Overview: The prediction has a mean pLDDT of 80. Guanidine-I riboswitch aptamer from Fontibacillus panacisegetis, 116 nucleotides, folded computationally. Rfam family: Guanidine-I riboswitch aptamer. From the family's description: This family represents a conserved RNA structure found upstream of the ykkC and yxkD genes in Bacillus subtilis and related genes in other bacteria. The function of this family is unclear although it has been suggested that it may function to switch on efflux pumps and detoxification systems in response to harmful environmental molecules. The RNAcentral record of the sequence draws on Rfam. The source organism's lineage runs through Bacteria, Bacillati, Bacilli, Caryophanales and Fontibacillus.
């Protein structure tokens, strides 16, 4: 310098704040219920490349069927497609400023900046 991507998706977690319900305070009110204030070990909500599980997908081979190479036909062999099964998918230290959402966070910037 150049080429090559699992850096995908779902569910749940660490973890996050308060839109929203609950809940605690305080005031009015007394049938109901209203306001304002508090993240409060709750639900609702948002959540992890360097977290779990699960799926799809890719890469190797096996197994069947179809087509081709391909002739008069047959086996065999190689190639693609399609469909099933097996098996693999590694490594990962990491700010600070900023943005989104009702805020806010291991969300996004970011497998960044940077380190070794």
């Nucleotide at each position: 310098g150049c080429c090559a991507a699992u850096a995908c998706c779902g569910u749940c977690u660490a973890g996050g704040g308060u839109u929203c319900c609950g809940u605690u305070g305080u005031g009015u009110a007394u049938u109901a219920a209203c306001a304002c204030a508090g993240g409060c070990u709750g639900g609702u909500c948002c959540g992890a490349g360097a977290g779990a599980c699960g799926g799809a997908u890719g890469u190797a081979c096996c197994u069947a069927a179809a087509g081709a190479u391909a002739g008069a036909a047959a086996a065999c062999a190689u190639c693609c497609u399609u469909a099933g099964g097996u098996a693999u998918a590694a490594c990962a230290c990491g700010g600070a400023a900023g943005g989104a959402u009702a805020a806010a966070a291991g969300c996004c910037u970011g497998g960044g900046a940077g380190a070794a």